[in-house]
RNA sequence: AUUUUUUAAGGGCAAACUUAUUGAAAAAUAAGGACACAAAACCAAGGGCCUAAACUACAUCGAUAGUAUGGUAGCUGGUUGGAAAA
Numbered sequence: 001a002u003u004u005u006u007u008a009a010g011g012g013c014a015a016a017c018u019u020a021u022u023g024a025a026a027a028a029u030a031a032g033g034a035c036a037c038a039a040a041a042c043c044a045a046g047g048g049c050c051u052a053a054a055c056u057a058c059a060u061c062g063a064u065a066g067u068a069u070g071g072u073a074g075c076u077g078g079u080u081g082g083a084a085a086a
Base pairs, nucleotide, nucleotide: 002086003085004084005083012037017032018031019030020029021028022027035074041079042078043077046076047075048072049071050070054067055066056065057064058062
């Protein structure tokens, strides 16, 4: 340097759910709480997924359709990194 692999144990992180705040929503943050995680660390200008305030469209004005400029890194992908073995 490359490849493979394991313990959630020394340490780390913290799903669902609850409360509060923010937000149009998706969701985020804080506290509680642990389902999990060897990258659950970082990247949203690779792809996917969620939302549609605002904007656009319309024989239909709607419980309509489309669009990310809003989110998601605990979907995939990329980058960096720890342990053990070869």
About this RNA: Model confidence (mean pLDDT): 79 of 100. The RNA shown here (c-di-GMP-I riboswitch aptamer) has 86 nucleotides. It was read from a public genome assembly, where an Rfam model found it.